[in-house]
Context: one part of a larger RNA
RNA sequence: CCCUCGUUAAGGAACUCGGCAAAUUAACCCCGUAACUUAGGGAGAAGGGGUGCCCCUGGGGGUGAAGGGUGAACACCUGGAGCCUUUGGGGGUCGCAGAUAACAGGCCCAAGCGACUGUCUAACAAAAACACAGGUCUCUGCAUAAGCUGAAAGGCGAAGUAUAGGGGCUGACGCCUGCCCAGUGCCGGAAGGUUAAGGGGAGGGCUGAGAGGUCCGAACCGAAGCCCCGGUGAACGGCGGCCGUAACUAUAACGGUCCUAAGGUAGCGAAAUUCCUUGUCGGGUAAGUUCCGACCCGCACGAAUGGCGUAACGACUUGGGCGCUGUCUCAACGAGGGACUCG
Numbered sequence: 001c002c003c004u005c006g007u008u009a010a011g012g013a014a015c016u017c018g019g020c021a022a023a024u025u026a027a028c029c030c031c032g033u034a035a036c037u038u039a040g041g042g043a044g045a046a047g048g049g050g051u052g053c054c055c056c057u058g059g060g061g062g063u064g065a066a067g068g069g070u071g072a073a074c075a076c077c078u079g080g081a082g083c084c085u086u087u088g089g090g091g092g093u094c095g096c097a098g099a100u101a102a103c104a105g106g107c108c109c110a111a112g113c114g115a116c117u118g119u120c121u122a123a124c125a126a127a128a129a130c131a132c133a134g135g136u137c138u139c140u141g142c143a144u145a146a147g148c149u150g151a152a153a154g155g156c157g158a159a160g161u162a163u164a165g166g167g168g169c170u171g172a173c174g175c176c177u178g179c180c181c182a183g184u185g186c187c188g189g190a191a192g193g194u195u196a197a198g199g200g201g202a203g204g205g206c207u208g209a210g211a212g213g214u215c216c217g218a219a220c221c222g223a224a225g226c227c228c229c230g231g232u233g234a235a236c237g238g239c240g241g242c243c244g245u246a247a248c249u250a251u252a253a254c255g256g257u258c259c260u261a262a263g264g265u266a267g268c269g270a271a272a273u274u275c276c277u278u279g280u281c282g283g284g285u286a287a288g289u290u291c292c293g294a295c296c297c298g299c300a301c302g303a304a305u306g307g308c309g310u311a312a313c314g315a316c317u318u319g320g321g322c323g324c325u326g327u328c329u330c331a332a333c334g335a336g337g338g339a340c341u342c343g
Stems, first nucleotide, its partner, number of pairs: 001338008010329002014327001019324001027051005036041001038172001052093012067078004094098001106322007113314002118130002134170007147156003173309004178239003183236002185232005192227003198221002203216005240258005267301001268298001279295005
């Protein structure tokens, strides 16, 4: 010096990306517990008090002796001592300390995300990712369901039958979920257009003396598909620009104009989204690029690729506080094991 462990004056997070690590807390009984809430919860909230031993004394539970009574007897009734156990009250006593060791929650406030219990990268990620009940769309009417699997037979679906089964998206619950069907997709559409094989054969080529043989071939008739017509957004998706205007100024409820399929409703908003940006104001600090509350100029939120809330939950993430500490000021000593020397 390294590893593991113990103790530490004064201070107590000044350490650090960050209280990482360590420390604090810890059992049982009693008292007492806020906001909020889905009325269950939050709660072991928080915060307090008690705890050894001895003596006296009260209550509860269990067992049930002697004695007394009845009876011929087994026995029954009565009776309550003693013992066991539990729980109060009073007094005393020892120690620094009585859950004396070991074992054995630190707590609170605010915010984000995900409702929750669960699941995962075996060996760098446990999460705000996956799943999830619930919601919704869609497919499937069953002698071969749809779908999946297999070369097939067959199997699963299912010994099920639309309150069933498959697929997609969303993700408890509460309040909700606007506008656009022009493009793409999907669904519907006995018309029309286009269209293959095939049908059809006007007409023609070659050959041939001819009959014939053999080729080419125009009309026209020919499916699905596409075109076309319509529907459809919890289908893929999309949801504007410029100019002017109010009796200070500023701003613009209002007007004009261009474009579009339609121009973003509610709610939220410097956000897990904000570039400019440490935006501005307020709060917290002596001091705050983080945090919380607002504002809205949303570079580039926005409604099931769900929007906004939300009690409870979380080895989640962020900020703050109390307590506590060797994290630190700033290091010291000690224990064990290494390192080092000799063998």
RNAcentral holds the full RNA, with entries from ENA. Large-subunit ribosomal RNA, domain IV from a Dehalococcoidales bacterium, 343 nucleotides, folded computationally.